[in-house]
Model confidence (mean pLDDT): 81 of 100. The RNA shown here (c-di-GMP-I riboswitch aptamer) has 90 nucleotides and comes from a Gemmatimonadota bacterium.
């Protein structure tokens, strides 16, 4: 040095969906669970996806209700990009 993951070792991590919380809502977190992952480890800096309490336009006599648009919000187990890493080849 992260170039490779073949043969192993010891881990580690933890989808779906199940209970509980907390949130509008995506979704988080904590138990249970195991589908995967050689960074499924950490970061929201690019790009992309998802959510819409709110702001705004329109419908509508008006409200309610409904459409449409935007993160400040949400995913690192979508990609890239940054930082750090076990072991074994090399």
């Nucleotide at each position: 040095c992260a170039g490779c993951g073949a043969c192993a070792a010891g881990c580690g991590c933890a989808a779906a969906c199940c209970c509980g919380c907390c949130g509008a809502a995506a979704g988080c977190c904590g138990g249970g669970g195991g589908c995967a992952c050689a960074a499924a480890g950490c970061c929201a800096c690019g790009g992309g996806u998802c959510c819409u309490c709110g702001c705004c336009u329109c419908c509508u006599c008006g409200a309610a209700g409904g459409a449409g648009c935007c993160a400040c919000g949400a995913c690192c187990g979508c990609c890239g990009a940054g930082c750090u890493a076990c072991c074994g080849c090399g």
It was read from a public genome assembly, where an Rfam model found it.